[in-house]
Context: one part of a larger RNA
RNA sequence: UGACGGGGGCCCGCACAAGCAGCGGAGCGUGUGGUUUAAUUCGAUGCAACACGAAGAACCUUACCUGGGUUUGACAUGCUGGUAGUAGUGAAGUGAAAGCGGAACGACCCUUCGGGGAGCCUGCACAGGUGCUGCAUGGCUGUCGUCAGCUCGUGCCGUGAGGUGUCGGGUUAAGUCCCGUAACGAGCGCAACCCCUGCCCUUAGUUAUACGUGUCUAAGGGGACUGCCCGGGACAACUGGGAGGAAGGUGGGGAUGACGUCAAGUCAGCAUGGCCCUUAUAUCCAGGGCUACACACACGCUACAAUGGCCGGUACAAUGGGUUGCCAAGCCGCGAGGCGGAGCCAACCCUCCAAAGCCGGUCUCAGUUCGGAUUGCAGGCUGCAACUCGCCUGCAUGAAGCUGGAAUUGGUAGUAAUCGCGGGUCAGCAGACCGCGGUGAAUACGUUCUCGCCUCUUGUACA
Numbered sequence: 001u002g003a004c005g006g007g008g009g010c011c012c013g014c015a016c017a018a019g020c021a022g023c024g025g026a027g028c029g030u031g032u033g034g035u036u037u038a039a040u041u042c043g044a045u046g047c048a049a050c051a052c053g054a055a056g057a058a059c060c061u062u063a064c065c066u067g068g069g070u071u072u073g074a075c076a077u078g079c080u081g082g083u084a085g086u087a088g089u090g091a092a093g094u095g096a097a098a099g100c101g102g103a104a105c106g107a108c109c110c111u112u113c114g115g116g117g118a119g120c121c122u123g124c125a126c127a128g129g130u131g132c133u134g135c136a137u138g139g140c141u142g143u144c145g146u147c148a149g150c151u152c153g154u155g156c157c158g159u160g161a162g163g164u165g166u167c168g169g170g171u172u173a174a175g176u177c178c179c180g181u182a183a184c185g186a187g188c189g190c191a192a193c194c195c196c197u198g199c200c201c202u203u204a205g206u207u208a209u210a211c212g213u214g215u216c217u218a219a220g221g222g223g224a225c226u227g228c229c230c231g232g233g234a235c236a237a238c239u240g241g242g243a244g245g246a247a248g249g250u251g252g253g254g255a256u257g258a259c260g261u262c263a264a265g266u267c268a269g270c271a272u273g274g275c276c277c278u279u280a281u282a283u284c285c286a287g288g289g290c291u292a293c294a295c296a297c298a299c300g301c302u303a304c305a306a307u308g309g310c311c312g313g314u315a316c317a318a319u320g321g322g323u324u325g326c327c328a329a330g331c332c333g334c335g336a337g338g339c340g341g342a343g344c345c346a347a348c349c350c351u352c353c354a355a356a357g358c359c360g361g362u363c364u365c366a367g368u369u370c371g372g373a374u375u376g377c378a379g380g381c382u383g384c385a386a387c388u389c390g391c392c393u394g395c396a397u398g399a400a401g402c403u404g405g406a407a408u409u410g411g412u413a414g415u416a417a418u419c420g421c422g423g424g425u426c427a428g429c430a431g432a433c434c435g436c437g438g439u440g441a442a443u444a445c446g447u448u449c450u451c452g453c454c455u456c457u458u459g460u461a462c463a
Base pairs, nucleotide, nucleotide: 001463002462003460004459005458007457008456009455012452013451015447016446020410021409022408026302027301028300029299030298031297032296033295034293035292042053043052064288065287066286067285068284069283070282073126077125078124079123081121082120083119088105089104093100094099108117109116110115128277129276131275132274133273137271138270139266140265141264142262144260149188150187151186152185153184154183155164156163157162167180168179169178170177194254195253196252197251199222200221201220202219203218204217205216225248228242229241230240231239232238304404308363309362310361311360312359313358314357320351321350322349325344326343330339331338332337370401375396376395377394378393379392380391381390417439418438419437420436421435422434423433
């Protein structure tokens, strides 16, 4: 100087408390451990691995296994030699395919007409490797933590390591600001500058419109600064209250992550040193596996019902997406869906009936008209192909489950809870993820305690 303490002081954070909804029990989905397997490819492992890489494993993907092939190779560059019915197309045969095989057809550019180029064949250099090492690395990322810290120049103090500044008194979300002061300044962080949103104005309006404005759309601007008033305070910083205002003391949200820590993560995104394989650890193909199942954990979905289930009627969104696409009307089908073909390269057309809600009816506490797992049958769709192993529909079947032990999670307001909708991935497949809007709470006395963090101080046989 740090680190640590079941030392102390001060302070903060959904950290506790208060309050709400959950998880832990059930069934199912998904991930992981374990076990199994020819293989169940690999990585991630306290917080910070476990719906994580994967924004979508039937083939492909695919890296794994079994079997069948190829060996200058699926791909790149260079060189040597060869090649005229050459390159290319490629029949019969064989095969699961890849491949082997080779009948037949059959080109191009330059030319001094000798030939050269491209291509092909052969040979050599080499290619190739998701093989190893993230403890050899770059880059990127997580985490402490959006925590308020981390440093420098000069000066001063100290033999020196180093200290001071960065401390003290106040204050703040903040090393934010004020005052004091052997310090005076400065940098990276904080804040502001950027984006969205809430109010107003201007301009422009197509494809929006009740044809008039407005809503709206999309460009610009204004507005909030403790500016004003009162109290407190040190005459300061600041703070309590108030006025006006759509909005107040950072208005709400986002982007933004200092010096560093964890030899944190990633050689499988990419790049890359070294090592290793080279008729195989490369490469092609078929099939299988990644989907296994006595178990254990993690993240979710659906429930256990009457603030509910079912039936009928009826109202109101937003974000997005669409031409190998979105797909209207109409018709067929109980339905999934099919036929159909209008419109739309989209403020135009389509997706698009939002659902919870409201009105009426029914069920009456029951393992039920709750709950929907599981299974049987019959169908639909995508796709070369749904056996292993897809999604959906109808009929039938109706399991566990009556609110969950110890323990544990989330969020402080348009939040939680609840309700549906969209998108990416994608041929098909969403209980996940990323977004969107509808309805819309309860509680916070307080900082003793738990966890984490900041700062000052103290102890130490630790560095």